[in-house]
This is a predicted structure of a 477-nucleotide part of an RNA (small-subunit ribosomal RNA, 3' major domain) from an uncultured bacterium. Its mean pLDDT, the model's own confidence on a scale to 100, is 82. The full RNA is in RNAcentral, with records from Greengenes. Rfam family: Bacterial small subunit ribosomal RNA.
Context: one part of a larger RNA
RNA sequence: UGACGGGGACCCGCACAAGCGGUGGAGCAUGUGGUUUAAUUCGAAGCAACGCGAAGAACCUUACCAGGUCUUGACAUCCCCCUGACCGGUCCUUAAACGGGCCUUCUCUUCGGAGCAGGGGAGACAGGUGGUGCAUGGUUGUCGUCAGCUCGUGUCGUGAGAUGUUGGGUUAAGUCCCGCAACGAGCGCAACCCUUGCCGUCAGUAGCCAGCGGUUCGGCCGGGCACUCUGAUGGGACUGUUAGGGAUAACCUAAAGGAAGAUGGGGAUGACGUCAAAUCAUCAUGCCCCUUAUGAUCUGGGCUACACACGUGCUACAAUGGCGUGGGACAAAGGGAAGCGACCCCGCGAGGGCAAGCGAAUCUCAGAAAACACGUCUCAGUUCGGACUGCAGGCUGCAACCCGCCUGCACGAAGCUGGAAUCGCUAGUAAUCGCAGAUCAGCAUGCUGCGGUGAAUACGUUCCCGGGUCUUGUACA
Numbered sequence: 001u002g003a004c005g006g007g008g009a010c011c012c013g014c015a016c017a018a019g020c021g022g023u024g025g026a027g028c029a030u031g032u033g034g035u036u037u038a039a040u041u042c043g044a045a046g047c048a049a050c051g052c053g054a055a056g057a058a059c060c061u062u063a064c065c066a067g068g069u070c071u072u073g074a075c076a077u078c079c080c081c082c083u084g085a086c087c088g089g090u091c092c093u094u095a096a097a098c099g100g101g102c103c104u105u106c107u108c109u110u111c112g113g114a115g116c117a118g119g120g121g122a123g124a125c126a127g128g129u130g131g132u133g134c135a136u137g138g139u140u141g142u143c144g145u146c147a148g149c150u151c152g153u154g155u156c157g158u159g160a161g162a163u164g165u166u167g168g169g170u171u172a173a174g175u176c177c178c179g180c181a182a183c184g185a186g187c188g189c190a191a192c193c194c195u196u197g198c199c200g201u202c203a204g205u206a207g208c209c210a211g212c213g214g215u216u217c218g219g220c221c222g223g224g225c226a227c228u229c230u231g232a233u234g235g236g237a238c239u240g241u242u243a244g245g246g247a248u249a250a251c252c253u254a255a256a257g258g259a260a261g262a263u264g265g266g267g268a269u270g271a272c273g274u275c276a277a278a279u280c281a282u283c284a285u286g287c288c289c290c291u292u293a294u295g296a297u298c299u300g301g302g303c304u305a306c307a308c309a310c311g312u313g314c315u316a317c318a319a320u321g322g323c324g325u326g327g328g329a330c331a332a333a334g335g336g337a338a339g340c341g342a343c344c345c346c347g348c349g350a351g352g353g354c355a356a357g358c359g360a361a362u363c364u365c366a367g368a369a370a371a372c373a374c375g376u377c378u379c380a381g382u383u384c385g386g387a388c389u390g391c392a393g394g395c396u397g398c399a400a401c402c403c404g405c406c407u408g409c410a411c412g413a414a415g416c417u418g419g420a421a422u423c424g425c426u427a428g429u430a431a432u433c434g435c436a437g438a439u440c441a442g443c444a445u446g447c448u449g450c451g452g453u454g455a456a457u458a459c460g461u462u463c464c465c466g467g468g469u470c471u472u473g474u475a476c477a
Base pairs, nucleotide, nucleotide: 001477002476003474004473005472007471008470009469010468011467012466013465015461016460019425020424021423022422023421026315027314028313029312030311031310032309033308034306035305042053043052064301065300066299067298068297069296070295073125077124078123079121080120081119082118083117084116088103089102090101091100092099106115107114108113127290128289130288131287132286136284137283138279139278140277141275143273148187149186150185151184152183153182154163155162156161167178168177169176193267194266195265196264198235199234200233201232202231203230204229207225212222213221214220238261241255242254243253244252245251317418321377322376323375324374325373326372334365335364336363339358340357344353345352346351384415389410390409391408392407393406394405395404431453432452433451434450435449436448437447
C1' cells in the first nucleotide's frame, strides 16, 4: 500500500422487511448428471454451466459408430501429356457412393498457338470440428451502470509511499458547494444518440361524411387535407417561478402553472481492473501430432437409449371455473415472390380444389384472446384434468420404422394447492390473455418482440446477502 475480520461509523441495492405470484409434490416438454451403448460427437460447471453454443439432429446438418470405397485427394496454386469440352439427358451395376456405356456439346486466332474446361501422371503440397484457451489474437461473461480508477507539476517522507481523491454538507453519481499544500488534467458519471408521452410547421392514393353531392351503401365514387394517422423538421422542462429550510452556497421540502417536475418512462452506452473465468468447435494463429489416415466420400445407425438424480418450463388440480350459444366487441408490432394467398366450392376437421389480388399504409397471413351477455353443470376425481393407448385420416418431404407435426372418434392415468427449502417482482410493474417474427421443406411449452386487462405493499434498515467511503487490528501478500 492492499486484502481480510463472527472490528467500528456512515450509506446504497427487490438485500431484508411489507405484499402478490411461483418453484420444490403430479403429468408432460426440454437441458444436464449418471448409467447403458458399436456410437449414444464435442464444449459449458457456484453466483456468472444445466429451454446454454443449437434462431429449429428423420437424410443433410454431423463433428460419433458399423460397413463399402478413394489416396495429389471433396477444396487451392504450380509442371508435363491427352482430349474438346463443362452442363444436361439416359442405360447397366451397387445398399448408395465408386465404376462402366450411349446421345448431345467451347471461344479467340497473325493458323504457330492462346484462353477455358475435363481426364491421366510425378511431386511440391492440400486437408484435420486432432491436442494445448495454462503459448495467443479477437470476442464474451462477471463484479456492475457499482462510482470509482489514475496522471502531470508541486509539497511531505531516507524509502516503500502519501497528498490531490481526506474533512463539513449534498447527490442517483469523485454530482455539486465550502474548506484545505495543493493546483490542474484524463478515463469513467451526466449530457450529446434512439424510442415513448404534449404542441406546432411541412406533406397527403391509409383517415373523414367533419361540410357538400352521388351511392349497387362498402370512404365505394366525385371532392377536400380540417381531424385521426403516417413521416420529416422544430418547440417544450431549465429547480425557470413562489414560499420555507440551509452557511447568504450546493442542495432539500412544498406549491403554482403545465401533456410531462425535479435524471418524466424505457433503451443503447460497461472506467482501471478481477476471476491463468469462457471460447483453438465461429474465425484467426504459435508449437506439437496424423499423412493409403486423426484426411475425403457413401449407405445405414446414433446424437431421440433409461432402475435413477437435479435445473428450467408448460398444463393442471377447478365454480373469480368448465362447456355451449350469440359470432354480437376492441389491438399493437411484424412477415410475404421457389412467397402471402381473399372470395367461392368440397370435407365434422386437419386440409383439399379452383384462383382474384399483392414486391404490399392499397392485397394477404388475420379469426385477436381474455373481456361481455345468455344458458347449463352444483362440488364429484366430476361436463375438472388431460397423460397414455387403439382406430381412421391430413400435411411437408426422395423418404416420417427407429425419429416429425396436425385432425376426428374412442380410451381416459397421476393430480384435490404441494416437506425442508427456494425464486421473481415497486407501476402500466407483478399477475393474467392472446398476436407476430427469426431459425425453418416440415417441426416451438423455447427465444426475441407486440399489444389487451390490470393489482397489492414498502413501518423501516435490527438482522441475511452483495457493494461503496472513512477508520481500526493483523503473525496474510